Annotation: Model confidence (mean pLDDT): 82 of 100. A computed fold for a 526-nucleotide part of an RNA from an uncultured bacterium, annotated as small-subunit ribosomal RNA, 5' domain.
[in-house]
Context: one part of a larger RNA
């Protein structure tokens, strides 16, 4: 000199942008953060409508009939998104390769989607318990569950053969059939098997990746082989047997420290230091262990066990996990609101409408940082008053003020006002599908949606009006005098000042080629 997720002291007008517990992976009250689908299903407790009945005329009952929908069964999603950096010196990360793998949703292609069965919730009845919850009996549906048939391709095979699947739902309809339910046809969405792709993930290897030798030896599933088991898959991953290997001064082992990277800061560079925000990867979710489900987890807001802690209890037993967003206590030099909206972007579910979304977009707080703007402009010598100094004449503050003439950025005030919005849905028209002018799909036109928001921006009105401090002045280092103090009080980055005229302490006036809504100090890096 540059820099900072900074803190402290004094001071403080405005806009925009960025970031904001670096400490205790300390403990957490409260609310929210993952819900959705009735176009899979049995239903109808709630709300609204309709039908019917009773009547007391505005109430009761009835029918799931139509919307809707709590709970339950089912499918998909809770493995994404969000947080933190404890652990980890490791194939964890970075980079370059590899072969023995899996991959829901998505895309393309091929072949199917036939015919049956038995249950269990919800519900009803009964019971136990303070509660959490649980037990017994009975009824019932399905895209839930289980067989049978079929099998281009698929899997196993001793090449003879053997094995294995599915589910329906919604919209529309001219003939034909009908037990008036439908069959049948068609469109869309599904379902099953298989192949390829895309995406994602698992595994292996070369090289690189902090310090210590006041850590020199380490290792028994250890190193390799054979065989088996296990896995999606290779492999001591596991096991049986056999051999005695494997690593190490090119630093093994041990100890300490640490998430890694793209990058950031500095520097002419080489380097050095760091790894906040943003992006990629990894690890973790009260502590330790375990599996279940699933395409994917050994799962932050899932389950089980143990432990510590907190809470409820009728003392028998139960409940919980903010390193999600706010917020509280605590620690600390130190770090914010228990805010608004799903309008946009994105995600989950759904055919869609839509619902959910503390992701996200916004607003609030604090000069934390960066950029920008303002606090007036011109004129004005009687060099006013006051202050300070003085050789008492004067000098200085100082064109500074006042006065005169102007301007109105920003703030205040009045009115207007973009853009962030493109869609989806619905309606009209055209094309495709189709037996069809239904339906559905594609294109086009119309219609509709803004948290921020009193938006940005423009404009009206008034008036210099509302807006300057901080540090320093002995040398280094730009800037000096007076008073007070008297080795005291104090200053200090280094040298050093202070013991009666201190340009070095404290105050004042003045000054600074000194910065400015900041300035200075401290800490840290180059």
């Nucleotide at each position: 000199g540059a820099u900072u997720u900074a803190a402290c002291g004094c001071u403080g007008g405005c806009c925009g942008u960025c970031g904001u517990u670096u400490u205790a992976u300390c403990a957490c009250a409260u609310g929210c953060g993952a819900g959705u689908c009735g176009a899979a299903c049995g239903g109808u407790g709630u709300c609204a409508g309709c039908u019917g009945a009773g009547c007391u005329u505005g109430c009761u009952c009835u029918g799931g009939c139509c919307g809707u929908c709590g709970u339950u069964u089912u499918c998909a999603g809770g493995a994404c998104g969000g947080g933190u950096g404890c652990g980890u010196a490791a194939c964890g990360c970075g980079u370059a390769g590899g072969a023995a793998u899996c991959u829901g949703c998505c895309u393309a292609u091929u072949a199917g989607u036939g015919g049956g069965g038995g249950a269990c919730a919800a519900c009803c009845u009964g019971g136990u318990g303070a509660a959490a919850a649980c037990c017994a009996g009975g009824c019932u549906a399905a895209u839930a569950c289980c067989g049978c048939a079929u099998a281009c391709g698929c899997c196993c095979u001793a090449c003879g053969g053997g094995g294995g699947a599915a589910a329906g739902c919604a919209g529309g309809g001219g003939a034909u059939c009908u037990u008036c339910g439908g069959a049948c046809c068609u469109u869309g969405c599904g379902c099953u098997a298989a192949u390829a792709g895309a995406u994602g993930a698992g595994c292996c290897u070369g090289c690189g990746u902090u310090a210590g030798a006041u850590u020199a030896g380490c290792u028994a599933g250890u190193u390799g082989g054979u065989g088996a088991g296990g896995u999606a898959a290779u492999g001591g991953c596991u096991c049986a047997c056999c051999a005695a290997g494997g690593c190490g001064a090119c630093g093994a082992u041990c100890u300490a420290u640490a998430g890694c990277u793209g990058g950031u800061c500095u520097g002419a560079g080489a380097g050095g230091a760091c790894g906040a925000u943003c992006a990629g990867c990894c690890a973790c979710a009260c502590u330790g262990g375990g599996a279940c489900u699933g395409a994917g987890a050994c799962a932050c807001g899932g389950c089980c066990c143990a432990g510590a802690c907190u809470c409820c209890u009728a003392c028998g037993g139960g409940a919980g996990g903010c390193a999600g967003c706010a917020g509280u206590g605590g620690g600390g030099a130190a770090u914010a609101u228990u805010g608004g909206a799903c309008a946009a972007u994105g995600g989950g579910c759904g055919a869609a409408a839509g619902c959910c979304u503390g992701a996200u977009c916004c607003a609030g707080c604090a000069a934390u940082a960066c950029c920008g703007c303002g606090u007036g402009u011109g004129u004005g010598a009687a060099g006013a008053a006051g202050g300070c100094c003085u050789g008492a004449g004067g000098g200085u503050u100082g064109u500074a003020a006042a006065g005169c003439a102007c301007u109105u950025u920003c703030a205040a005030u009045u009115g207007g006002g973009a853009g962030g919005a493109a869609a989806a849905c619905a309606g009209g028209c055209a094309g495709g599908u189709u037996a069809a002018u239904a339906u559905c799909c594609u294109g086009u036109c119309u219609c509709u949606u803004g948290a921020c928001a009193u938006u940005a921006c423009c404009u009206u009105u008034a008036g210099a009006a509302g807006a300057a401090g901080c540090a320093c002045c002995g040398g280094c280092u730009a800037a000096c005098u007076c008073c007070g103090u008297g080795c005291c009080a104090g200053c200090a980055g280094c040298c050093g000042c202070g013991g009666u005229a201190a340009u070095a302490c404290g105050g004042a006036g003045g000054g600074u080629g000194g910065c400015a809504a900041g300035c200075g100090u401290u800490a840290a890096u180059c």